[in-house]
Context: one part of a larger RNA
């Protein structure tokens, strides 16, 4: 100087408390361990691995993961030498599961040309250098990332103090979300962080009008901005205004600031995002990529078929659906936002109980389509029952994608209806448009195991203005036989 303490002081955080909803029990989905297997490819391992790399494992993906069949200058790159001529390409035969192997036919391009041919690039064959490796080492590395932690810290120059390590500044008193700011002070300044600058959102103005509006006029319709027309409103998207403790009162050191009030769409950082200091964990990744070293080179490279990654006595994590009456079912009826769409989204209409099929209009999309939002509201049934709760499992028949759904896809109909009556010890999230609850969209994608992930809006609470305790963190201080 640090680190540590079942030392102290001050302070903070959904850390506890207060409250709401969960997990732990059930069924299923998914990841992991284990077991099994010819193989169940590899990585990730307390927080910070375990719906993680996987934003799509039937083949492909996919990997020495396994079994089997093949290829070697190789699926791919660059270069050298030699070769033959017609090589490339196209068509085709045999063998084969395919890859591959063997054979036949036809036959390009540039330049020169005496029309015989010669020669060259690419390509082919041979050969040599070499290629290749998701092989090893993340304890050799770059890059990227997680984490403490959006925590308020981490440092430097000069000066001063100390033999020195080092200290001071950065302490103290107030204050703040903040090393934020004020005051004091052997310090005076500065940098990286904090804040601000950036984006979204809440209000208004303005500019603009192929969305919106009968607002005012006209036409038309069973009806609809459907039409003329309009630039009011909504909206869209560009520019600007607005919030700064600015005003008033109180407190405070005449400070920084704090409390209350007015005005205001909004206050005291308005709400959210992006943004992550010096460093820590030899944290993670050589399977994104790059890269040192090592290893491999008729194989640890490359191609192919089939299988596996989906195996199941078990164990754990994360979720979904429930156990019901604030509910379930039938019928009727209302209101979003954000997205996607051309080998695409697919309307009307018709067929089918349905999945879906037929059909073909429109739309490169504020114009058309996906698209019915759902909870809600109204009404009827159910009457507390393992039930009109719950939907697992299984059977049969169908639909769709795809070369192909047996291993191993999704969806529909009918039948079957399991466990489950609110969950032990323990444990998680959340302080407001939040939790809870309700649906919608997207990426990946032929299809889909999505209940995941990333977004979007609808309805919309309760509790706490406390810091004794648990956990983590910051500053000062104290002890130490630790570094």
């Nucleotide at each position: 100087u640090g680190a540590c303490g079942g030392g102290g002081g001050c302070u903070c955080a959904c850390a506890c408390a207060a409250g709401c909803g969960g997990u732990g029990g059930a069924g299923c989905a998914u990841g992991u361990g284990g077991c099994u297997u010819a193989a169940u490819u590899c990585g990730a391992g307390g927080c910070a691995a375990c719906g993680c790399g996987a934003a799509g494992a039937a083949c492909c993906u996919u990997a020495u993961c396994c079994u089997g069949g093949g290829c070697u200058u190789g699926a791919c790159a660059u270069g050298g030498u030699c070769g033959g001529a017609u090589u490339a390409g196209u068509c085709u035969c045999c063998u084969g599961a395919a890859a591959g192997g063997g054979g036949g036919a036809u036959g390009a391009c540039g330049c020169c040309u005496u029309c015989g041919g010669g020669u060259g690039g690419a390509a082919c064959g041979a050969u040599c250098a070499c290629a290749g490796g998701u092989g090893c080492u993340g304890c050799a590395u770059g890059g990227c990332u997680g984490u403490c932690g959006u925590c308020a810290g981490c440092u430097c120059g000069u000066g001063u103090c100390g033999u020195g390590a080092g200290a001071u500044g950065u302490c103290g008193c107030g204050u703040u979300a903040a090393g934020u700011c004020g005051c004091u002070a052997a310090a005076c300044g500065a940098g990286c962080g904090a804040a601000a600058c950036c984006c979204c959102u809440a209000u208004c103005u303005u500019u603009a009008g192929u969305u919106g509006c009968c607002a005012g006029c006209a036409c038309g319709u069973c009806a609809u901005g459907g039409u003329g027309g309009g630039g009011a409103c909504u909206c869209u998207a560009g520019a600007g205004a607005g919030a700064c403790c600015g005003c008033c009162g109180g407190c405070g050191u005449c400070a920084a600031g704090c409390c209350g009030g007015a005005g205001g769409a909004a206050g005291g950082c308005g709400g959210g995002g992006a943004u992550g200091a010096c460093g820590u964990c030899a944290a993670g990744u050589c399977c994104u990529c790059a890269u040192g070293g090592c290893c491999u080179u008729u194989a640890u490279g490359c191609c192919c078929a089939g299988g596996g990654c989906u195996g199941c006595a078990c164990a754990c994590g994360u979720g979904c659906u429930a156990c019901a009456a604030u509910g379930g079912g039938g019928c009727g009826u209302a209101c979003a936002g954000a997205g996607g769409g051309a080998u695409g989204c697919c309307a009307a209409g018709c067929u089918g109980c349905a999945a879906a099929g037929c059909g073909g209009a429109g739309c490169a999309a504020a114009u058309c389509c996906c698209a019915g939002a759902a909870a809600g509201c109204g009404u009827c049934c159910c009457c507390c029952a393992g039930u009109u709760c719950g939907g697992a499992u299984u059977g049969u028949c169908g639909g769709c994608u795809g070369c192909a759904a047996u291993u191993c896809g999704c969806c529909g109909a009918c039948a079957u209806g399991a466990a489950g009556c609110c969950g032990g010890a323990a444990u998680c999230g959340c302080u407001a448009g939040u939790a809870a609850u309700c649906g919608c969209g997207g990426g990946u994608c032929a299809g889909c195991a999505a209940u995941a992930c990333c977004g979007c809006g609808g309805u919309g609470a309760a509790u706490g203005u406390g810091u004794u305790c648990c956990u983590g963190a910051g500053c000062c201080u104290u002890g130490u036989a630790c570094a």
This is a predicted structure of a 483-nucleotide part of an RNA (small-subunit ribosomal RNA, 3' major domain) from a wastewater metagenome. The full RNA is in RNAcentral, with records from SILVA. Its Rfam family is "Bacterial small subunit ribosomal RNA". Its mean pLDDT, the model's own confidence on a scale to 100, is 80.